[in-house]
RNA sequence: CGGGGUGUAGUAUAACGGUAGUACGCCGCGCUGGGGGUGCGGUAGCUGGAGUUCAAUUCUCCACACCCCGA
Numbered sequence: 001c002g003g004g005g006u007g008u009a010g011u012a013u014a015a016c017g018g019u020a021g022u023a024c025g026c027c028g029c030g031c032u033g034g035g036g037g038u039g040c041g042g043u044a045g046c047u048g049g050a051g052u053u054c055a056a057u058u059c060u061c062c063a064c065a066c067c068c069c070g071a
Base pairs, nucleotide, nucleotide: 001070002069003068004067005066006065007064010024011023012022013021018054025043026042027041028040029039030038031037047063048062049061050060051059
């Protein structure tokens, strides 16, 4: 320098254009003498910008970060 891939809560991971879920974690409450465990409730997220669309996490372009291949 060229090509490809990935980017979503604190962590991991779904969502093929129509309300962003799940598990762990964390917080509160119940059961327990307490811990552990378990049940219920809650907390917090789409890498940035632009474009297409009635509507974008999703499609297109650019940038950034990381990974892989080539030179």